[in-house]
RNA sequence: UUCUUAUCCAGAGAGGUGGAGGGACUGGCCCUUUGAAACCUCGGCAACAGACUUAUUUAAGAACUGUGCCAACUCCUGUGGUAGUCAUACCAUGAAGAUAAGAA
Numbered sequence: 001u002u003c004u005u006a007u008c009c010a011g012a013g014a015g016g017u018g019g020a021g022g023g024a025c026u027g028g029c030c031c032u033u034u035g036a037a038a039c040c041u042c043g044g045c046a047a048c049a050g051a052c053u054u055a056u057u058u059a060a061g062a063a064c065u066g067u068g069c070c071a072a073c074u075c076c077u078g079u080g081g082u083a084g085u086c087a088u089a090c091c092a093u094g095a096a097g098a099u100a101a102g103a104a
Stems, first nucleotide, its partner, number of pairs: 001104008013042005021031003025078001027076002043070003048066003052061004074096001079092005
């Protein structure tokens, strides 16, 4: 990097350096000099994998290790369906994306 499986309406900060961008992409709409991205320090959330504890072969608990994450439902939307004159609303899970594990 590619493929497969699972999950994605919950949750989680402060300081320093830094100086204009960022929210993956489209179209929107937001965040941001009351300081963006990035980097560093400490903190936190969560429970995907391994390990641990309890009962037992599958559940629960806790949170050590490896990731991951800490604005807005994956911010909404992009495929299809239903309702509607339309605006729009609802549903499915489709595409895309993110994370973990396995394989090549």